[in-house]
Predicted 3D model of a 539-nucleotide part of an RNA (small-subunit ribosomal RNA, 5' domain) from an uncultured Acidobacteriota bacterium.
Context: one part of a larger RNA
RNA sequence: AAUGAACGCUGGCGGCGUGCCUAACACAUGCAAGUCGCGCGCGAACGGGGCUUCGGCCCCUAGUAGAGCGGCGGACGGGUGAGUAACACGUGGAUAACCUGCCUAGGAGUGGGGGAUAACCUGGGGAAACUCGGGCUAAUACCGCAUACGUUCCCGGGGCUUCGGCCUCGGGAGGAAAGCCAGCCUCUGCUUGCAAGCUGGCGCUCCCAGAGGGGUCCGCGGCCGAUUAGCUAGUUGGCGGGGUAAGAGCCCACCAAGGCGACGAUCGGUAGCCGGCCUGAGAGGGUGAUCGGCCACACUGGAACUGAGACACGGUCCAGACUCCUACGGGAGGCAGCAGUGGGGAAUAUUGGACAAUGGGGGCAACCCUGAUCCAGCAACGCCGCGUGGGGGAUGAAGGUCUUCGGAUUGUAAACCCCUGUUGGGAGGGACGAAGGCUCGCGGGCGAACAGCUCGCGAGCUUGACGGUACCUCCAGAGAAAGCCCCGGCUAACUCUGUGCCAGCAGCCGCGGUAAUACAGAGGGGGCGAGCGUUAUUC
Numbered sequence: 001a002a003u004g005a006a007c008g009c010u011g012g013c014g015g016c017g018u019g020c021c022u023a024a025c026a027c028a029u030g031c032a033a034g035u036c037g038c039g040c041g042c043g044a045a046c047g048g049g050g051c052u053u054c055g056g057c058c059c060c061u062a063g064u065a066g067a068g069c070g071g072c073g074g075a076c077g078g079g080u081g082a083g084u085a086a087c088a089c090g091u092g093g094a095u096a097a098c099c100u101g102c103c104u105a106g107g108a109g110u111g112g113g114g115g116a117u118a119a120c121c122u123g124g125g126g127a128a129a130c131u132c133g134g135g136c137u138a139a140u141a142c143c144g145c146a147u148a149c150g151u152u153c154c155c156g157g158g159g160c161u162u163c164g165g166c167c168u169c170g171g172g173a174g175g176a177a178a179g180c181c182a183g184c185c186u187c188u189g190c191u192u193g194c195a196a197g198c199u200g201g202c203g204c205u206c207c208c209a210g211a212g213g214g215g216u217c218c219g220c221g222g223c224c225g226a227u228u229a230g231c232u233a234g235u236u237g238g239c240g241g242g243g244u245a246a247g248a249g250c251c252c253a254c255c256a257a258g259g260c261g262a263c264g265a266u267c268g269g270u271a272g273c274c275g276g277c278c279u280g281a282g283a284g285g286g287u288g289a290u291c292g293g294c295c296a297c298a299c300u301g302g303a304a305c306u307g308a309g310a311c312a313c314g315g316u317c318c319a320g321a322c323u324c325c326u327a328c329g330g331g332a333g334g335c336a337g338c339a340g341u342g343g344g345g346a347a348u349a350u351u352g353g354a355c356a357a358u359g360g361g362g363g364c365a366a367c368c369c370u371g372a373u374c375c376a377g378c379a380a381c382g383c384c385g386c387g388u389g390g391g392g393g394a395u396g397a398a399g400g401u402c403u404u405c406g407g408a409u410u411g412u413a414a415a416c417c418c419c420u421g422u423u424g425g426g427a428g429g430g431a432c433g434a435a436g437g438c439u440c441g442c443g444g445g446c447g448a449a450c451a452g453c454u455c456g457c458g459a460g461c462u463u464g465a466c467g468g469u470a471c472c473u474c475c476a477g478a479g480a481a482a483g484c485c486c487c488g489g490c491u492a493a494c495u496c497u498g499u500g501c502c503a504g505c506a507g508c509c510g511c512g513g514u515a516a517u518a519c520a521g522a523g524g525g526g527g528c529g530a531g532c533g534u535u536a537u538u539c
Base pairs, nucleotide, nucleotide: 001538002537003536005535006534007533008532009531012386013385014384015383016382017381018379019378020344025342026341027340029339030338031337034072035071036070039069040068042066047060048059049058050057051056079297080296081295089221090220091219092218093217094216095215098214099213100212103210104209106207107206108205109204110203111145113143114142120135121134122133123132124131125130151174152173153172154171155170156169157168158167159166160165179202180201181200182199183198184197188195189194190193223269224268225267230260231259232258235257236256237255238254240252241251242250272294273293274292275291276287277286278285279284299320300319301318302317303316322333323332324331325330350376352375353374354373358372359370360369361368362367389419390418391417392416399410400409401408402407423480425475426474427473428472429471433466436462437461438460439459440458441457442456443455444454445453446452483528484527485526486525487524488509489508490507494523495522496521497520498519504511505510
């Protein structure tokens, strides 16, 4: 000098930050990932009205709520640091050994068919979780057929080549798709309007490129121990195959006997890495909270499925420990998400508000979801700012302390007089953060179109958790706001009393045994100040 600090005494306000460093211990409760009816088929009830032979029926509610099929998202965002000494990370490269949903630019298409299945109805099993049959049905769900600019594979020619292959030209074979919404009648059909059609929008399929994202490989770099000296059998290499998006013992069969190591292999200990942060003149040393990048993990261990992407925190399966439910047959769960509880600990916060902004997911959109985020609450935990008053005021009051008894000091300090009004209190006004959205009008573009869609401009209406907050003005009023440590030397600041090697102090040297500036109290003084000391740790 510094700290994610803690402890002791003390404590007025504000701004901005920060806040389980320990048990990756166990978790009650709520919330943290949904959304789309412009993909699809179903489809209530409460309530209200009408009819009734009282059994019920009809209409509105409402094609609503709702679940189901389907699509996209749940691989992001958020948490933690257990493991990991490793191509995990940093940095620089390689990929002629690779992948890439959504987005952007370009090219080519979107023709014609089929069979199912949830929901629903019905029957059965079960305490439940749930589950098994029978019957009906739809799609942008599923499966064939046609077509193929690119594309994949095969054959042939050319060019380049690091001799592995890459690029290019021709031929053959294989391989796609899905519709939905809004509107129009110029052309065709019946001729009212609708359909084929056309227009616009959102999609779908194939291909090429881009952007962003990722996989893999390599050089170099960053801990300790030799009281760890030898380690290794898929081990090291080859041939052939399998596998992957992709090279490779990644995996397998066979063959060879290799590979690593004092330039520290192997083993053991410790540890997430970095940008940074702290310190220091620097070199260096220490560190890796908050913020940002990467990695790893998600009760413990293992595994795959789906998918563009996972071996998947709030998905699935298996095993284990633990907790809970049970009708004992069987089931349910995973806060290292945000709050919160117990426990551990010297020690670390609210079971708060809002999606208004920013960002994310879904949706044409309106909008919905979002404990990401933005805010508020608690804590002097840190940094910064402000205040606790200002000016005048000497018979130098009283009191305290000391005294050589003359006085000295506290001390302009107080009282007293004159002011001011920060903060706090009261009253009134009151934001920025709002961009956007909806409706209407005008203009441009697509277009046959005065539809529609889209872009721009204008008008009106409307959206703020924070918050009646910040800020501004006014009112009263010095009123409500100072402590902590030290005073032997280092080290700034001295006397009295008490005590008597006792009680005690202490960072080091050392003080205390009857005059102690070193213990305790007091007066006085020094330092810092809403803090001051102590402890711990780093330089």